[in-house]
Context: one part of a larger RNA
RNA sequence: GGCAUACGGUGGAUGCCUUGGCGCUAGGAGGCGACGAAGGGCGUGGCAAGCUGCGAUAAGCCUCGGGGAGCCGCAAGCAGGCCGAGAUCCGGGGAUGCCCGAAUGGGGAAACCCGCCGGAACAAACUUCCGGCAUCCUUACCCGAACACAUAAGGUAAGGAGGCGAACCGGGGGAACUGAAACAUCUUAGUACCCCGAGGAAAAGAAAGAAACCUCGAUUCCCUAAGUAGCGGCGAGCGAACGGGGAGGAGCCCAAACCAGGGUCAAACCCUGGGGUGCGGCGCCUGGAGGGGGUAACCCGGGGAGUAAAAAAUCUUUCUUUUAGCCGAAGAGGUCUGGAAGGGCCCGCCAGAGAAGGUGAAAGCCCUGUAGGCGAAAAAAGAAAGACUCCCUGUCCAGGCAGCCCGAGUACCGCGGGACACGUGGAACCCCGCGGGAAGAAGGGAGGACCACCUCCCAAGGCUAAAUACUCCCUAGCGACCGAUAGCGCAUAGUACCGUGAGGGAAAGGUGAAAAGAACCCCGGGAGGGGAGUGAAAUAGAACCUGAAACCGUAUGCCU
Numbered sequence: 001g002g003c004a005u006a007c008g009g010u011g012g013a014u015g016c017c018u019u020g021g022c023g024c025u026a027g028g029a030g031g032c033g034a035c036g037a038a039g040g041g042c043g044u045g046g047c048a049a050g051c052u053g054c055g056a057u058a059a060g061c062c063u064c065g066g067g068g069a070g071c072c073g074c075a076a077g078c079a080g081g082c083c084g085a086g087a088u089c090c091g092g093g094g095a096u097g098c099c100c101g102a103a104u105g106g107g108g109a110a111a112c113c114c115g116c117c118g119g120a121a122c123a124a125a126c127u128u129c130c131g132g133c134a135u136c137c138u139u140a141c142c143c144g145a146a147c148a149c150a151u152a153a154g155g156u157a158a159g160g161a162g163g164c165g166a167a168c169c170g171g172g173g174g175a176a177c178u179g180a181a182a183c184a185u186c187u188u189a190g191u192a193c194c195c196c197g198a199g200g201a202a203a204a205g206a207a208a209g210a211a212a213c214c215u216c217g218a219u220u221c222c223c224u225a226a227g228u229a230g231c232g233g234c235g236a237g238c239g240a241a242c243g244g245g246g247a248g249g250a251g252c253c254c255a256a257a258c259c260a261g262g263g264u265c266a267a268a269c270c271c272u273g274g275g276g277u278g279c280g281g282c283g284c285c286u287g288g289a290g291g292g293g294g295u296a297a298c299c300c301g302g303g304g305a306g307u308a309a310a311a312a313a314u315c316u317u318u319c320u321u322u323u324a325g326c327c328g329a330a331g332a333g334g335u336c337u338g339g340a341a342g343g344g345c346c347c348g349c350c351a352g353a354g355a356a357g358g359u360g361a362a363a364g365c366c367c368u369g370u371a372g373g374c375g376a377a378a379a380a381a382g383a384a385a386g387a388c389u390c391c392c393u394g395u396c397c398a399g400g401c402a403g404c405c406c407g408a409g410u411a412c413c414g415c416g417g418g419a420c421a422c423g424u425g426g427a428a429c430c431c432c433g434c435g436g437g438a439a440g441a442a443g444g445g446a447g448g449a450c451c452a453c454c455u456c457c458c459a460a461g462g463c464u465a466a467a468u469a470c471u472c473c474c475u476a477g478c479g480a481c482c483g484a485u486a487g488c489g490c491a492u493a494g495u496a497c498c499g500u501g502a503g504g505g506a507a508a509g510g511u512g513a514a515a516a517g518a519a520c521c522c523c524g525g526g527a528g529g530g531g532a533g534u535g536a537a538a539u540a541g542a543a544c545c546u547g548a549a550a551c552c553g554u555a556u557g558c559c560u
Stems, first nucleotide, its partner, number of pairs: 001559009015545001016510002020482002022479007029471002031164002039100003042055003046078002050074002061094006070082003105114003115133007135161008168199001169197005179186001183233001209216002220247005230238002251463003254407001258274005280405003283401007292299002301393006314387010325374003331347001333346004348365002350354001356368003412436007422448001443458005497504002517544001520531004
């Protein structure tokens, strides 16, 4: 020095555990904010660094409920207090709520600096305190230039907006890597990303539709049709619709014609009301049906509808749900092992409850619970009914009229684009830019160039639940999900640390049933250790469950 055996050290694998994660289901909620949010800064405790709570009324104040014996957060200790006159704690409502932050009196290098107006304290000044003072929009009003009327500008008041928020939604912009085995059309993709806007959903939506000579009857979503028809350097690739089956189901309002009122000297435009809205409407003519009372305003009766659209506001009652809670069966049974019984054996009991968690090990009957029931002074949400409001009954039906109306710089066309599954193609339909530019229902659009016939439908105004999408958040629950190099980055931390900054971003769990956390003695300056003591165990001693391997030792044997 090597090998072997034994015993240690180091190390933290493995096993077991779980406070934390991951995914999902059902229900709820789907917003917060100038009444100052989200998020912060700084304070705040008798002693107080961090977290939590709170705000100069500062781990809290008031009130109403719940609850019932202890309490003064995590978190021990010292000191001092509170509580059956009901504390702590839990829930509803309220008060206070410094400074920054949309931040809003002005400024500013956020949490700071400096004002003006009114009021209060002080005898007064200074000072301090309270309230107000941003901008934009809308409405109303005032004042009022160049410039006569007017308008602009200016001002006052009231109301609203502003900012934040995980995804979902609509709109305005909009890549590239990539694929095409290179690459340019194409693809990736209208994706990522940026901006605007909205809601609990959004968008779409009541046919100028789709079809095919039969018909259907708003929109949305799912299955299918179908990887079909098509599109495509006919490459890569992209990719419908009709029809069928389901979910859901709802239809409406204006503009105009015409009438009345206002307005005007009279008109016109215009305003208000009626009328009216696609099986078109209005007006006029003809015929038919209906019509309680009153001359009329109106009254009585009948019918219908409604605040989630078609007009809109509020209240009452009841119920349900949510925000605290409460009741809730049955073994302290015997015995054995053990530190400990919940385990073994023996004997009982409950069960609308044998879900689960805890308790010194493995508990239906020990604790919390579970099944099943019960419960709200206050606040909130929802439902129903009623009040209430509105409508119809005062017209309706049929026929006739070459009377009137039916959304204009629109439709459409040319050029250039976009979007349609459709890349310019025979390219319709839809949308946009520039230019041109109709008809008026005897009209107009569509049916994939275009024309005819035929069929369908009425653009150039608007509203509209449900079926659909999503989950920052709350409640209950689930998992052939993870179990500390896993599972979220975090068993917590966006911390430590890194970076000028945008930003990046860790590691780190386990004594024991209970601290019973080792009084006292000894060695040592201490660290550490030896006794003693606790404990079932101390090779469970805080560097603490188990404690592998590498690696380092000690002892012994063998070999060199």